[in-house]
Molecule: TPP riboswitch aptamer (THI element)
Organism: Phycisphaerales bacterium
RNA sequence: CCAGUUCGCUCGGGGCGCGACCCGCCGGAAGGGGCGGUUCGCUGAGAUGCACCCGUGGAACCUGAACCGGUUCGCACCGGCGUAGGGAAGCGAAUCCCUGCCCCG
Repeated sequence: CCAGUUCGCUCGGGGCGCGACCCGCCGGAAGGGGCGGUUCGCUGAGAUGCACCCGUGGAACCUGAACCGGUUCGCACCGGCGUAGGGAAGCGAAUCCCUGCCCCG
């Protein structure tokens, strides 16, 4: 010096699912079920947030996927898939690292 890490500034990328009670609407008499609304619950960093996460040493996130195995009331809940294919960066400071010289042991 480069890289890494941390911080700052600016810019950019991304996801937002599942379930329950109640209410309203649709639907054969009983009607499996579907749509909408309020509230609550599950997992998680985050389920449209005064946010959260990620930016090439890239599993943030997307495709594969209406996938496969497990689990659950249910689910992108867990795992596989995955050494697969895609995927959004610059600057500054500090730290760190390497090398040289001097002194001491």